[in-house]
RNA sequence: CGAGUUCGCCAGACGGCCGCGGUUGCUCAGGGCAAUCGAGGAAAGUCCGGACUCCACAGGACAGGGAGCUGGGUAACGCCCAGGCGGGGCGACCCGACGGAAAGUGCCACAGAGACCAGACCGCCGAUGGCUCCUUCGGGGGCACAGGCAAGGGUGAAAAGGUGGUGUAAGAGACCACCAGCAUCCCGGGAGACCGGGGUGGCUGGUAAACCCCUCCCGGAGCAAGGUCAAGCAGAGGCGUCGGUGGUCCGCCGGUCAAGCUUCGGGUGGACCGCACCGAGGUCUGGCGGUAACGCAGACCCCAGAUGGAUGGCCGUCGCCCGCUACAGGCGGGUACAGAAUCCGGCUUACCGGCGGGCUCGUCGC
RNA sequence: GCCCCCGUAGCUCAGUGGACAGAGCAGGAGCCUUCUAAGCUCUUGGUCGGAGGUUCGAAUCCUUCCGGGGGCG
Numbered sequence: 001c002g003a004g005u006u007c008g009c010c011a012g013a014c015g016g017c018c019g020c021g022g023u024u025g026c027u028c029a030g031g032g033c034a035a036u037c038g039a040g041g042a043a044a045g046u047c048c049g050g051a052c053u054c055c056a057c058a059g060g061a062c063a064g065g066g067a068g069c070u071g072g073g074u075a076a077c078g079c080c081c082a083g084g085c086g087g088g089g090c091g092a093c094c095c096g097a098c099g100g101a102a103a104g105u106g107c108c109a110c111a112g113a114g115a116c117c118a119g120a121c122c123g124c125c126g127a128u129g130g131c132u133c134c135u136u137c138g139g140g141g142g143c144a145c146a147g148g149c150a151a152g153g154g155u156g157a158a159a160a161g162g163u164g165g166u167g168u169a170a171g172a173g174a175c176c177a178c179c180a181g182c183a184u185c186c187c188g189g190g191a192g193a194c195c196g197g198g199g200u201g202g203c204u205g206g207u208a209a210a211c212c213c214c215u216c217c218c219g220g221a222g223c224a225a226g227g228u229c230a231a232g233c234a235g236a237g238g239c240g241u242c243g244g245u246g247g248u249c250c251g252c253c254g255g256u257c258a259a260g261c262u263u264c265g266g267g268u269g270g271a272c273c274g275c276a277c278c279g280a281g282g283u284c285u286g287g288c289g290g291u292a293a294c295g296c297a298g299a300c301c302c303c304a305g306a307u308g309g310a311u312g313g314c315c316g317u318c319g320c321c322c323g324c325u326a327c328a329g330g331c332g333g334g335u336a337c338a339g340a341a342u343c344c345g346g347c348u349u350a351c352c353g354g355c356g357g358g359c360u361c362g363u364c365g366c
Numbered sequence: 367g368c369c370c371c372c373g374u375a376g377c378u379c380a381g382u383g384g385a386c387a388g389a390g391c392a393g394g395a396g397c398c399u400u401c402u403a404a405g406c407u408c409u410u411g412g413u414c415g416g417a418g419g420u421u422c423g424a425a426u427c428c429u430u431c432c433g434g435g436g437g438c439g
Stems, first nucleotide, its partner, number of pairs: 001362010012318007020038008040337001044348002047346005052222004059250004064218005069083005084098001085096004099213002104211002106207003121153002123149003128146002130143005161179006182201008226273004235264005242254003281301005287296003319335007367438007376391004384422001393409005415431005
């Protein structure tokens, strides 16, 4: 210098004019003035996890749903950190729905002889039996009918693990050596996933993002939760052990003969709390512990809150990018994605560009 | 706020692991007819909404995103 990888950060700056919402104070009663605060890294998708509220203080069983290597972090998680294993990359590094197929069931189209325990189309063989020829009667040759084999060919995504040898009529893990994988036992290391070594066994398909099995987790609903006040109305039918929770049952609680539920009809469709200062809160510290996620300690701060829904518009200067040009300059254009609605922790997705740190590879120079 | 369904040819829809994804209408060509319509024959046309994954194999199963529609309070 070029190419790449990873972690973190910013999300134009300043000034002027006009405007909007909240809170506090003053003035006052309509309103006005002053001070102060006023979007985000994703406020988004609503994909997870919680807080909070109501129903039992959320209890038992089944059903249903979810998570799925190990250890840690956390309020919790499907998130994060570290590690293991597998895969990709020369590498920095990245990716992984990563329990079980030796509990059982299902599926494996087409092709193929045969598709999960077997199978024989081409092929190999003819030891044994058969037919036949020769014979010195000891035997030898031929055929491929019975039959044997699974090495080679062929089919396929997948066909009794691979290579070499022994063996045989031909062959085969049938046997042997080495290697790969699995199961099991032992030894060593590690907190564990797992890693290293040795012995024994048999010869071993895939699929669980198919059913299923194993371990663990999950009660339901959601701020239109839930509560208070105000205004207004008209009742009628049904159920009768009913209702409160969820799919069912049990249990629990309330109510027990006038309440409850339900269907139709009628009325209202307003205000306040929840709700926005005290929280899993924010910022800072060359702080302490920890590899890290994170925890602890100390100091400081209070930091948006509407309910047709505020957070905006214009002008000037500068910055950045692009185009044209009469190139120290001028002119024109652009400057993202988006936008709170009970709150918080994550994930995912969208995004003009820019800055900083670590690391890798290549080339050149010293 | 909570939840459900759909996306396949120009249009309306089938297909829910298996070869090259089909049907009707529409379009094109031909036959028939004096001509047209109807009818008959042949034919064109598909990133199965996008991306990634599981599997030998995906429209179908899983994850995520996009678009459309609907329900309840």
Model confidence (mean pLDDT): 77 of 100. Predicted 3D model of RNase P RNA and transfer RNA as a complex of 439 nucleotides. It holds a member of the Rfam family "Bacterial RNase P class A". By type it is a ribozyme.